[in-house]
RNA sequence: AUAUAGCUUAGAGGCGGGGCGAGAUUCCCCACCGGCAGUAAAGUCUGCAACGGAGCGAAAGGCGCGGUUUGAUUGCGUCCUCCUCCCCGACGGGGUGAGAUUCCCCGACCGACGGUAAAGUCCGGAUGUGAUAAGCGGUAG
Numbered sequence: 001a002u003a004u005a006g007c008u009u010a011g012a013g014g015c016g017g018g019g020c021g022a023g024a025u026u027c028c029c030c031a032c033c034g035g036c037a038g039u040a041a042a043g044u045c046u047g048c049a050a051c052g053g054a055g056c057g058a059a060a061g062g063c064g065c066g067g068u069u070u071g072a073u074u075g076c077g078u079c080c081u082c083c084u085c086c087c088c089g090a091c092g093g094g095g096u097g098a099g100a101u102u103c104c105c106c107g108a109c110c111g112a113c114g115g116u117a118a119a120g121u122c123c124g125g126a127u128g129u130g131a132u133a134a135g136c137g138g139u140a141g
Base pairs, nucleotide, nucleotide: 002140003139004138006136007135008134009133010132016030017029018028019027031121032120033111034110035048036047037046038045043109044108052086053085054084055083057082058081061079062078063077064076065075066074067073091107092106093105094104095103113124114123115122
């Protein structure tokens, strides 16, 4: 160098203008934004994370009910957490090139759930979770 317990830190952007209206950053017109890894540099490829759902799946823990009891302990249900599975949006044309759905030009398209005048951009779960990145450090050889 490499592999790998443990620990620390980082880890998502965007409604500005106008219209209708009692009321809309939610509708309409214009605007604006783009997590992580891979790969010719990617919101649209491939894989992943988050959100949503299911599980007579699981060590420990919380709560509730019960059995037994000297003490202790134990069963069931449920919650949290973890695990597994499901779900998980959207791109074409041209150019350059050895190579690009990634670069350049043109024109498109997409964006969880709850709240609220119908939301990718506001508020909320979330001071959460997290792919991953950087570092510290023990061990192995």
Molecule: FMN riboswitch aptamer (RFN element)